[in-house]
RNA sequence: GGGUCCAUAGUUUAAUGGUAGAACGACGGUCUCCAAAACUGUAGGUCGAGGUUCGAUUCCUCGUGGGCCCG
Numbered sequence: 001g002g003g004u005c006c007a008u009a010g011u012u013u014a015a016u017g018g019u020a021g022a023a024c025g026a027c028g029g030u031c032u033c034c035a036a037a038a039c040u041g042u043a044g045g046u047c048g049a050g051g052u053u054c055g056a057u058u059c060c061u062c063g064u065g066g067g068c069c070c071g
Base pairs, nucleotide, nucleotide: 001070002069003068004067005066006065007064010024011023012022013021018054026042027041028040029039030038047063048062049061050060051059
């Protein structure tokens, strides 16, 4: 330099163009003499900029970062 794949919550990850979910973690509560465990609730996210569309996590373009292959 060329090709290809990936980017969603603090972490690991789901999501046919139509209200973004889960697990673990964090925090609050219940329980307990206290703590752990258990149960229960709460907060927290779509890499950036454009485009298409009534509507974009999803499709298109460019960029940024990363993985793999080729040279």
Model confidence (mean pLDDT): 84 of 100. Predicted 3D model of a 71-nucleotide RNA (transfer RNA) from a Minisyncoccota bacterium. NCBI's taxonomy places the organism under Bacteria, Bacillati, Minisyncoccota. Rfam family: tRNA. Rfam classes the family as a transfer RNA.